[in-house]
The part of an RNA shown here (small-subunit ribosomal RNA, central domain) has 346 nucleotides and comes from a soil metagenome.

Context: one part of a larger RNA
């Protein structure tokens, strides 16, 4: 490296746009690179095949033969690729018309909790645990009422429901904006697919710098437990959690399952359209689930949302362990991230 794999055994890039590249829908003519066929020259000599012949035999030598699967020219042949021409719609897309929704961005509004404050009522305890202490409380708490503030987060609906490329997204309303998805077939006329390098997006934790700080809460103090307890309970409490700007790029970024097309028995529930309307539904599309045929699988499972049958591209894998470490390169304030060995040792 051939090849075999890639849900769980090593392996699917956290995700989308897209360049190069790689692969691509149907007809016509036309060309002859690519493909086949003949023919020409070349392809040293030794070696190799095959037939023979010399060393008494072999080894060796020697003759002749073939092969040398390659290049190069040239004459053809056109099915398929490819080039270039002229057309199609059915694959893409774009119009109109309808619909869907926790898709985004921004601003307003909204009530319950939660904590703090002030006043009022009241009077000894309140809080926590397994049990207790730390703690808070006669300077009057815990508990109620009543006004007041701030922050954050949005009960019920709520649903293996729904949008989104992934991240992810849920009070209620406005604007702005993407986007699927039905139907029509009106227009474009292969414009597709993938996608190394690139380029953006990217939970949560962490960073700068400026605010804001109810709560909760790393570190960090105190009480318990315990042989001991730098935990596990328990009282407090900072960064943070929140928001504007930046940075940073990781996650069991999982469906552990790349993307795109075409095809393969059914039965069920649901969410959006269409259809039809007879409050029945058998229809049909595009979604999200559950059960199974063959088929595939080491099995567990998977089964039209494939991990069945097949093409196209892309990305990873190659025995554990040293190691996602060293070293050098790129990024980045920093933490740290991409890239990513070996020695040795089972």
């Nucleotide at each position: 490296u051939u090849g075999g794999g890639u849900u769980u055994a090593a392996a699917g890039g956290g995700a989308g746009c897209g360049u190069a590249g790689a692969u691509g829908g149907a007809u016509u003519u036309u060309u002859a690179a690519g493909u086949c066929a003949g023919u020409u020259g070349u392809g040293a000599a030794a070696g190799u095949u095959c037939g023979g012949g010399g060393c008494u035999c072999a080894a060796c030598c020697c003759c002749g033969u073939a092969a040398u699967u390659g290049c190069a020219g040239u004459u053809g042949a056109u099915a398929c690729u490819g080039g270039a021409u002229a057309u199609c719609u059915u694959g893409a897309g774009u119009a109109c018309a309808g619909u869907u929704g926790a898709g985004g961005u921004a601003g307003g509004c909204g009530g319950a909790a939660u904590u703090c404050g002030u006043g009022g009522u009241g009077u000894a305890g309140c809080g926590g645990u397994g049990a207790a202490a730390u703690g808070c409380u006669u300077a009057g708490a815990u508990a109620u009422c009543a006004c007041g503030a701030a922050g954050a987060a949005c009960u019920c609906c709520g649903a293996u429901u729904g949008c989104g490329a992934a991240g992810g997204c849920a009070g209620c309303u406005u604007a702005c904006u993407a986007a699927g998805c039905u139907g029509u077939a009106a227009c474009u006329g292969a414009c597709a697919u993938u996608g190394a390098g690139g380029c953006u997006c990217g939970a949560a934790a962490g960073u700068g710098u400026g605010g804001g700080u109810a709560u909760c809460a790393a570190a960090c103090a105190g009480g318990a437990u315990u042989a001991g307890a730098u935990a596990c309970c328990c009282u407090g409490g900072u960064a943070g959690u929140c928001c504007a700007c930046a940075c940073g790029g990781u996650a069991a970024a999982c469906u552990a399952u790349g993307g795109a097309u075409a095809c393969u028995c059914g039965c069920u529930g649901u969410a959006g359209g269409c259809g039809a309307u007879a409050c029945a539904c058998a229809g049909u599309c595009u979604g999200c689930g559950g059960c199974c045929a063959a088929g595939c699988g080491a099995a567990a499972g998977c089964a039209u949302u494939a991990a069945g049958u097949a093409u196209c591209c892309c990305a990873c894998c190659u025995g554990g362990g040293g190691a996602g470490u060293a070293c050098g390169c790129c990024g980045g304030c920093a933490a740290c991230g991409g890239u990513g060995a070996a020695a040795c040792u089972c």